[in-house]
Context: one part of a larger RNA
């Protein structure tokens, strides 16, 4: 003086909300716990450090002294933490006025298509593949053309878009409802930011009960292929897929990037507001606030690459890694109808 990390190497909890904690904008004041700075006490001895002396010199002994306390007390300062009272408006929260949206629940409704069902034409085929066969049709399929049923999904618009904490969210109407963002600067006056447990949500597949069941389509049947084929292809096809309601709680829950606030070059797109010129209005211009992209300086990185949406430059706070296998396993405990989640070793052994 220094004093690791977590996009991809080991590591960001799938998301939220919030309790305890931890951290907290501007003046003023008040104790004076924290901090700071005198004095007392104390802080054995050995040891350690100086010095001085003993053994012929060292180790080794002996005197002195020094140093060491997140200490006790007791007096003072009071800048910074903190604590008492005040004020304040940038932070945060709210009034007012506008916007946009696939955000959320419930209700209803419409077309196209897919199978079925009835009927009319109409006759030998149709299906399907790389080729085929399996299956279907003369008990008349396919094709067409009218009529019905029934479910599930919403072409086009449609984007490199939009919302939404994440998971996610897409026809139309119509109730209830969540949160964003603009302009104004009217109120409040620090009310915040983070969260260890808690609580909640969490696509799909799965589970319990009961409805549904077109198409799809694990398991299964078969037909091909092939040395084999328990697979890719084919022709069926049941669980599921869809709805109530309960569960269950993992995941390439991925931006493989916690979360908040502050500051640092432009350039060009886009979604949603606001201003200003200009205009009858609009577009277009110019500035502007919030998202969402790309491409680039500084800087940062091992590189890649990141670059105001940083992986830059500071702060607060949670989470998480600490060689590979053995294991996200075993045992214990907690939930769970199970499946199985969560929490987590060792022994060995490279």
């Nucleotide at each position: 003086c220094u004093g690791g990390g977590c996009g991809u190497a080991a590591a960001g909890a799938g998301g939220g909300u919030g309790c305890a904690g931890g951290c907290g904008g501007u003046c003023c004041u008040u104790c004076a716990a924290g901090u700071u700075g005198g004095g007392u006490g104390u802080g054995a001895a050995a040891u350690u450090u100086c010095c001085c002396g003993g053994c012929u010199c060292a180790a080794c002994c002996g005197g002195g002294a020094a140093g060491g306390g997140u200490c006790a007390u007791u007096c003072a300062a009071u800048a910074c933490u903190g604590u008492u009272g005040g004020a304040c408006u940038g932070g945060a929260g709210g009034g007012c006025a506008g916007c946009a949206g696939a955000g959320g629940g419930g209700g209803g409704u419409g077309g196209a298509a897919u199978u079925c069902c009835c009927g009319g034409u109409g006759u030998a085929g149709c299906g399907g593949u790389g080729a085929a066969a399996u299956g279907c049709g003369u008990a008349g399929a396919u094709a067409u053309c009218g009529g019905g049923a029934g479910g599930a999904a919403c072409a086009c618009c449609a984007g490199u878009g939009a919302c939404g904490a994440a998971g996610g969210c897409g026809g139309c109407c119509c109730c209830c409802u969540g949160g964003g963002c603009u302009g104004u600067u009217c109120c409040u006056g620090a009310c915040g930011c983070u969260g260890a447990g808690g609580c909640c949500c969490g696509g799909a597949g799965g589970c319990g009960u009961g409805g549904g069941g077109a198409g799809c389509a694990a398991a299964c049947a078969g037909g091909a292929u092939c040395a084999g084929a328990u697979a890719c292809c084919c022709u069926g096809g049941u669980a599921g897929u869809c709805c109530a309601c309960g569960c269950a709680g993992a995941u390439a829950a991925c931006g493989a990037u916690g979360g908040a606030c502050a500051c640092u070059a432009g350039g060009u797109a886009u979604g949603g507001g606001g201003a200003g010129u200009a205009u009858c209005g609009a577009c277009c211009c110019u500035c502007u606030c919030c998202g969402u992209g790309c491409c680039g300086a500084a800087g940062c990185u091992a590189a890649c690459g990141c670059u105001u949406u940083a992986a830059g430059u500071g702060u607060c706070c949670c989470g998480c890694c600490u060689g590979g296998g053995g294991a996200g396993u075993a045992c214990g405990g907690u939930c769970g109808c199970a499946a199985g989640a969560c929490u987590a070793a060792a022994a060995c052994u490279c």
A computed fold for a 350-nucleotide part of an RNA from a metagenome, annotated as small-subunit ribosomal RNA, central domain. The coordinates come from a structure-prediction model, not an experiment, and the mean pLDDT is 86.